[in-house]
Molecule: c-di-AMP riboswitch aptamer (ydaO/yuaA leader)
Organism: Bacillota bacterium
RNA sequence: AGCUACAAAUCUCCGAAUAUCAUUAUUUGUGACAACGGGGGAACCAUCUUUUUGGGGUGAAUCUUGGUGUCAUCACCAAGGGGGGCAACUUGGGUGCCCUAAUCCGUCAGCUAACCUCGUAGGAGUACGCCAAGCGUGUGU
Numbered sequence: 001a002g003c004u005a006c007a008a009a010u011c012u013c014c015g016a017a018u019a020u021c022a023u024u025a026u027u028u029g030u031g032a033c034a035a036c037g038g039g040g041g042a043a044c045c046a047u048c049u050u051u052u053u054g055g056g057g058u059g060a061a062u063c064u065u066g067g068u069g070u071c072a073u074c075a076c077c078a079a080g081g082g083g084g085g086c087a088a089c090u091u092g093g094g095u096g097c098c099c100u101a102a103u104c105c106g107u108c109a110g111c112u113a114a115c116c117u118c119g120u121a122g123g124a125g126u127a128c129g130c131c132a133a134g135c136g137u138g139u140g141u
Stems, first nucleotide, its partner, number of pairs: 011125004018034001020032004035120006045110001054108001055105004062081008082100006089134005094128001
């Protein structure tokens, strides 16, 4: 000096899931406030329904075709359409790499002002010095 692996801290990413203050306790607590996010809920409007063929919510996480399996249901595998994320200032473009889950309510909910109510988790490690526009910082004159 280079390469690989691990750990910690900083930083970054998905996500609403963060900041500050106070108190307490021997500890991821409790409370307040702010911020962000979700649900319920009039009139008007919409729907003239379509209620086991159940229905609905959070979420990007859905649709179509073909096939397989224990073939109602359901699950799995291929494609394709649609949708979502990242590549370290922002936006757009290009290129590349990924995801397309899970779960809740419990027969019930369209929109929805006032109002009511809930959450603030969990998980991870990308880096193309590309093009354009913008913004910002530092140094020198």